The RNA shown here (SAM riboswitch aptamer (S box leader)) has 111 nucleotides and comes from a Flammeovirgaceae bacterium. The coordinates come from a structure-prediction model, not an experiment, and the mean pLDDT is 85.
RNA sequence: GAUUUAUAAAGAAGCGCUGAGAGAACAGGCUCUAAGAUGCGCUAGCAACCCUCUGAAUAAAGUUUGGAAAGGUGCUAAAGCCUGUCCGCCAGGUGGCGGAAACGAUAAACC
Numbered sequence: 001g002a003u004u005u006a007u008a009a010a011g012a013a014g015c016g017c018u019g020a021g022a023g024a025a026c027a028g029g030c031u032c033u034a035a036g037a038u039g040c041g042c043u044a045g046c047a048a049c050c051c052u053c054u055g056a057a058u059a060a061a062g063u064u065u066g067g068a069a070a071g072g073u074g075c076u077a078a079a080g081c082c083u084g085u086c087c088g089c090c091a092g093g094u095g096g097c098g099g100a101a102a103c104g105a106u107a108a109a110c111c
Base pairs, nucleotide, nucleotide: 001111003109004108005107006106007105013043014042015041016040017039021032022031023030026084027083028082029081044076045075046074049072050071052068053067054066055065056064057063058062080103085100086099087098088097089096090095
């Protein structure tokens, strides 16, 4: 990096360095930002995908469903910040609600 499967309106911040833009890309909005954003490092934390331990269901295998959190990742402004394409319903000053997709992200497996 490709493929497959799963997940996403919940949750979790301090310090140091950096120094102007940042929120994936494009467009439109909106937001954050010299009262220091973004990025990086350290520490702390969140979560429970994998691993590990463990309760329950089932005759067993296996599977399903809880709990713990040492280890491997991930994450710690705003819904993946919102919208964008398609479908349905409602509205009828151009929108709202719901569903699906596309794109992106993360995990696990595999190549």

The source organism's lineage runs through Bacteria, Pseudomonadati, Cytophagia, Cytophagales and Flammeovirgaceae.